Two RNAs folded together computationally: RNase P RNA and transfer RNA, 482 nucleotides in total.
RNA sequence: GGAGAAGGACGGAUGAUCGCCGCCCACCGAAGCCUUGGCGCAGGCGGGGGGAGGAAAGUCCGGGCUCCGCAGGGCAGGAUGGUUCCUAACGGGAACCGGGGGCGACCCCAGGGAAAGUGCCACAGAAAGCAAACCGCCUGCCUUCGCUGCCGUUUCACGGCAGCUUCGGCGGGUAAGGGUGAAAGGGUGAGGUAAGAGCUCACCAGGUCCGGCGGUGACGCCGGAUGCUCGGUAAACCCCAUCCGGAGCAAGGCCAAAUAGGGGAGUGUUUGAGAGCGGCCCGCUCGAGACUCCCGGGUUGGCUGCUUGAGGCCGUCGGCGACGGCGGUCCUAGAGGAAUGAUCAUCGCCCCGGGAAGGGUAACCGCCUCGGGGAACAGAACCCGGCUUAUGGUCUUCUCCGGCC
RNA sequence: UCCCUGGUAGCUCAGUUGGUAGAGCAGGCGGCUGUUAACCGCCUUGUCGCAGAGUUCGAGUCCUGCCCGGGGAGCCA
Numbered sequence: 001g002g003a004g005a006a007g008g009a010c011g012g013a014u015g016a017u018c019g020c021c022g023c024c025c026a027c028c029g030a031a032g033c034c035u036u037g038g039c040g041c042a043g044g045c046g047g048g049g050g051g052a053g054g055a056a057a058g059u060c061c062g063g064g065c066u067c068c069g070c071a072g073g074g075c076a077g078g079a080u081g082g083u084u085c086c087u088a089a090c091g092g093g094a095a096c097c098g099g100g101g102g103c104g105a106c107c108c109c110a111g112g113g114a115a116a117g118u119g120c121c122a123c124a125g126a127a128a129g130c131a132a133a134c135c136g137c138c139u140g141c142c143u144u145c146g147c148u149g150c151c152g153u154u155u156c157a158c159g160g161c162a163g164c165u166u167c168g169g170c171g172g173g174u175a176a177g178g179g180u181g182a183a184a185g186g187g188u189g190a191g192g193u194a195a196g197a198g199c200u201c202a203c204c205a206g207g208u209c210c211g212g213c214g215g216u217g218a219c220g221c222c223g224g225a226u227g228c229u230c231g232g233u234a235a236a237c238c239c240c241a242u243c244c245g246g247a248g249c250a251a252g253g254c255c256a257a258a259u260a261g262g263g264g265a266g267u268g269u270u271u272g273a274g275a276g277c278g279g280c281c282c283g284c285u286c287g288a289g290a291c292u293c294c295c296g297g298g299u300u301g302g303c304u305g306c307u308u309g310a311g312g313c314c315g316u317c318g319g320c321g322a323c324g325g326c327g328g329u330c331c332u333a334g335a336g337g338a339a340u341g342a343u344c345a346u347c348g349c350c351c352c353g354g355g356a357a358g359g360g361u362a363a364c365c366g367c368c369u370c371g372g373g374g375a376a377c378a379g380a381a382c383c384c385g386g387c388u389u390a391u392g393g394u395c396u397u398c399u400c401c402g403g404c405c
Numbered sequence: 406u407c408c409c410u411g412g413u414a415g416c417u418c419a420g421u422u423g424g425u426a427g428a429g430c431a432g433g434c435g436g437c438u439g440u441u442a443a444c445c446g447c448c449u450u451g452u453c454g455c456a457g458a459g460u461u462c463g464a465g466u467c468c469u470g471c472c473c474g475g476g477g478a479g480c481c482a
Base pairs, nucleotide, nucleotide: 001401002400003399004398005397006396007395009394010393012347013346014345015344016343017342018341020051021050023048024047025046027044028043032039033038034037053377057388058387060386061385062384063383064382065248066247067246068245072282073281074280075279077244078243079242080241081240082096083095084094085093086092097111098109099108100107101106112239113238117237118236119233120232121231134178135177136174137173138172139171140170141169142168146164147163148162149161150160151159152158153157186204187203188202189201190200191199205229206228207226208225209224210223211222212221213220214219252304253303254302255301262295263294264293265292266291267290274286275285276284297481298480311330312329313328314327315326316325317324318323349374350373351372352371353370354369355368358365359364406478407477408476409475410474411473412472415430416429417428418427424462432448433447434446435445436444454471455470456469457468459467
C1' cells in the first nucleotide's frame, strides 16, 4: 500500500429570532353557581420547566397488563427440533459438541427419525427400488465357414465320428469393464472361478452391537465382535419429543348525549335455540318479549387505563460468557390522526481543489491555511425483551498478500 | 390493532402430486386485394416482484426474510 474478518459506540454542539404540543404557577374572565361580591368552564395574557430513535419501522416471535367462567377432557391445528445454561418468556442469547466452507482472521447449518409405513426420483439409460443383462465376458444347444486326426467306400472325391475354430440364432450365468445419469447396492490388491462376484482373505472407509476411560451433557478416545455395506428426499405426507385456551388499550372501567329502543324474515322455550367458547365434540355454567340475519335509525363526546419500569447510569462481587447479587444515583413525551420544527451565525466532522512548515533517494504523505460542496435512514401512539430490515460517515482489534529497511 | 388476498410477455390471464413457461389481444414480416380492413401463414417478446452458496439432482411452484398493491372487521340500539 492492497484485499478482507470481527466488534461495539456515536448519530453533531452552542447562541439568536420566529413558531408547535402537553404540564405547573399567577392574573383577567362571555357561560354557569350562590349568601351580590366571590367561585369559576371555554378562552386570553404573562412567567417557569419538559418535549422521539438506534432503529420509534416491519408487526415476525415472546412476555406484562386487561377482559372473557382464573382456563376442564379429547380430536384437529399450529410452532419448535444437537447439548448445557441464561431469562418473566421466546422461534432470542451465551458457551460447547457435530458437520461444512475459507490459506487465514473467521463464517455458515430448519442440526430428531429414511433399519415404522406411504409417495416421488423428469430426460437419458439395459436397469431408478423387496434392483436391472444393451454392449462386453463365460457357457449349453442348433446352424454355418474352415483346419487336424481316425474310420468307411475306395482313388485325387464323398460320407461319418471326435477336437479346435468363424458367422448367425435361441437359452442360461455374470454387476469385474464400457456407456447413461444428480444418484447404479463400499475402495485397493490377492486368491478363487467357465467367466465373475465380500464368494473368500489382507488392509482401508463406514455401520451395528458389547466393554472401558473422560465429560453435567451433546459427544470424544481406546479395545473387541460381526462381511452388516443398508440409495436420496421429511423446507413430501408422516412418526417421535416438547410447547400452545381465546382476544386484544377500538382490551377494560366510569359518565354523558342522541333516535322510530322502529319494520320484516327465520329459529326456539325444559325433547332447550343460543351465549360464555372466534375449528369441532364432550363436560360445566347461564339461558327465554329470547336469539340470528336483513332493512331502517342514532352517535362519530368526556374522564380513566397512561406511563416508575423484568427501567437507565456508575461502582463492586460471582460467572469463560449470556447474565445475576449488592450499594449509590437519576426520573427524562404522554398526544389522541397526532407536537418535538424553520432560518441565520460560529465551531466540530467528511469530501474535492489551490498553497504550504515538515518527512522521504523518489513515488508520495502532509501540521496549518484559503475556496467550494456534503451530512443519511427515519417519527413515539398501552408498556417491555428480542429478531429482521433501512442508514451519509466516523472508531478499535485482528488476518492474508505485496514492497522497502 | 387483527384478518384475507395478489404480483408470470407491452396488456388481460393460465400454469398441482416440483421436471426445464404458455394462451388471447397487441407488435413485426410475408401472402390475398387496384388499395385498406378482415382473413391466412410465419416470427419476436420474459430478472416468473426482490434477495438467499436456502432445501432439492432440479424451484414460477417448497422454505425464510424483505418490497409493492387490493380488500375486509370492530360503537349504540
The coordinates come from a structure-prediction model, not an experiment, and the mean pLDDT is 77.